Predicted 3D model of a 78-nucleotide RNA (c-di-GMP-I riboswitch aptamer) from a Deltaproteobacteria bacterium. Lineage of the source: Bacteria > Pseudomonadati > Myxococcota > Myxococcia. Its mean pLDDT, the model's own confidence on a scale to 100, is 87.
């Protein structure tokens, strides 16, 4: 350094739900709150799912805590 992930250390993030705001909507943001997470950090590249429009093909959007992938990162036991 790479792989790997501990009955280690320092920390970190924050599901559902509630309140407020934005949006046609999926949902997002802020506060509260913790189900959990070794990338639950970032990216919409490929799928899946969801929303809106359309007779349909399809188009636009959402989602990274659905899967895969890419980039970066704390620590250092076996």
């Nucleotide at each position: 350094u790479u792989c790997c992930g501990a009955a280690a250390a320092a920390g970190g993030c924050a599901a559902a739900c509630c309140u407020g705001c934005a949006g046609u909507g999926a949902u997002g943001c802020a506060g509260g709150g913790a189900c959990g997470c070794a990338a639950a950090g970032u990216c919409a590249c490929g799928g899946a799912u969801c929303u809106u429009u359309c007779u349909g093909c399809a188009a636009a959007g959402a989602c990274a805590g659905c899967c895969g992938g890419a980039c970066u990162g704390c620590c250092g036991a076996a």